[in-house]
Context: one part of a larger RNA
RNA sequence: UGACGGGGGCCCGCACAAGCGGAGGAACAUGUGGUUUAAUUCGAUGAUACGCGAGGAACCUUACCCGGGCUUGAAAUGUAGACCGCGUCGCGAGAGAUCGCGAUUCCCGCAAGGGGGUCUAUGUAGGUGCUGCAUGGUUGUCGUCAGCUCGUGCCGUGAGGUGUCGGCUCAAGUGCCAUAACGAGCGCAACCCUUGUCCACAGUUGCCAGCGGGUGAAGCCGGGGACUCUGUGGAGACUGCCACCGCAAGGUGUGAGGAAGGGGGGGAUGACGUCAAAUCAGCACGGCCCUUACGUCCGGGGCGACACACGUGUUACAAUGGCCGGUACAGAGAGAAGCGAAGCGGCGACGCCAAGCGGACCCCAGAAAGCCGGCCCCAGUACGGAUCGGAGCCUGCAACCCGGCUCCGUGAAGCUGGAUUCGCUAGUAAUCGCGCAUCAGCCAUGGCGCGGUGAAUACGUUCCCGGGCCUUGUACA
Numbered sequence: 001u002g003a004c005g006g007g008g009g010c011c012c013g014c015a016c017a018a019g020c021g022g023a024g025g026a027a028c029a030u031g032u033g034g035u036u037u038a039a040u041u042c043g044a045u046g047a048u049a050c051g052c053g054a055g056g057a058a059c060c061u062u063a064c065c066c067g068g069g070c071u072u073g074a075a076a077u078g079u080a081g082a083c084c085g086c087g088u089c090g091c092g093a094g095a096g097a098u099c100g101c102g103a104u105u106c107c108c109g110c111a112a113g114g115g116g117g118u119c120u121a122u123g124u125a126g127g128u129g130c131u132g133c134a135u136g137g138u139u140g141u142c143g144u145c146a147g148c149u150c151g152u153g154c155c156g157u158g159a160g161g162u163g164u165c166g167g168c169u170c171a172a173g174u175g176c177c178a179u180a181a182c183g184a185g186c187g188c189a190a191c192c193c194u195u196g197u198c199c200a201c202a203g204u205u206g207c208c209a210g211c212g213g214g215u216g217a218a219g220c221c222g223g224g225g226a227c228u229c230u231g232u233g234g235a236g237a238c239u240g241c242c243a244c245c246g247c248a249a250g251g252u253g254u255g256a257g258g259a260a261g262g263g264g265g266g267g268a269u270g271a272c273g274u275c276a277a278a279u280c281a282g283c284a285c286g287g288c289c290c291u292u293a294c295g296u297c298c299g300g301g302g303c304g305a306c307a308c309a310c311g312u313g314u315u316a317c318a319a320u321g322g323c324c325g326g327u328a329c330a331g332a333g334a335g336a337a338g339c340g341a342a343g344c345g346g347c348g349a350c351g352c353c354a355a356g357c358g359g360a361c362c363c364c365a366g367a368a369a370g371c372c373g374g375c376c377c378c379a380g381u382a383c384g385g386a387u388c389g390g391a392g393c394c395u396g397c398a399a400c401c402c403g404g405c406u407c408c409g410u411g412a413a414g415c416u417g418g419a420u421u422c423g424c425u426a427g428u429a430a431u432c433g434c435g436c437a438u439c440a441g442c443c444a445u446g447g448c449g450c451g452g453u454g455a456a457u458a459c460g461u462u463c464c465c466g467g468g469c470c471u472u473g474u475a476c477a
Stems, first nucleotide, its partner, number of pairs: 001477002003474003007471007015461002019424005026315008034306002042053002064301007077123008085101003088095002106115003126290002129288003135284002137279003140275001142273001147186006153162003166177003192267004197235007207224002211222003238261001241255001242253004304443001317417001321376007333364001335362001338357002343352003383414001388409007430453007
């Protein structure tokens, strides 16, 4: 100087407390450990691994296993030389001896010349083989925590200190005051995006107040720019005003005005560094290793196994519910090898036909919870839907291993879950549905978004956890 303390002081954070809903018990989905296996490819492992890389494993992917092929190789490039048809065998990759057929020889060009393919030789290729403890790049984490440093000066023999300490204040090393320090840099904040109010401009595919037309109904038509909305530009919030407290910074107010008030809400943004943290399997790259194989191609299998154990989720155990009928109201997105209306067929998944739409126009598209009416009457049930049987639909070369969906039947465990443990402070939690990426299809209950309905509680900082500043002790460096 740091680090540490079951030392002290001060202060934060869903850290506790106060609340609401979960996990831990059940079934299933998914990841992992383990076990098994010819293989169950590899990586990730407290917090910071475990619905993680994987934003799509039937073949492919695929790196693994079995079997079968190829070697200048599946792909790239240089040089030199030679040659350019097919039947045939094989599940395929590939093989191509004999035999059979075609034929004067690959393509463009009159030519010069240019181009392609195959084979041979050679320089080389190739490796998801190893090392993340040789590395770049990128990332997680402490932590969006308020810290980390420098120049000059001053102090100290020196390591170093001071500044950065103290008082007040702030979300903040934010600011004010004080001060052997005076300044500065990286961080904080602001500048950026989005949302909330208003104004101007612009009106199509959006809108419809007034006017005219029109219908069973409908902005449907003429028309209109008012309104909604869309989009570009601007205004607006600054403790600016008032009161009180304070030297100041600032704080307090059911103070005014205002759509919004003291950081308005959300996002992007992550200092010096820590964990020899993660990644050589995204990519790049040093070194080492393989070279008729540790390269490469194909068929099939495996990554999907199953006595078990754990994580993350989905569905439930019901009456604030389940079922049936009727009836409302979103936002954000996707669409051409696509989205597909209407019509017809089917109980249905879906099929046939087909208008429109590269889309504020057409379409996916019925939002669901909600509201109205009815049934159920507390029961393992009209709760719950696992599992299994049968019949089908769709994608795809192909659904046995190993896809999704529909209909009929079957109806398991489960009656609120021990110790323990997680999330959340407001349009949040909880709850309800909708969309997108990947994608032929899909094991999506995952991920990322969108809106609908919409709470409870916070006395407080003693305690648990993590962190910041000052101070104290020293078995540690």
Small-subunit ribosomal RNA, 3' major domain from a wastewater metagenome, 477 nucleotides, folded computationally. The full RNA is in RNAcentral, with records from SILVA. Model confidence (mean pLDDT): 85 of 100.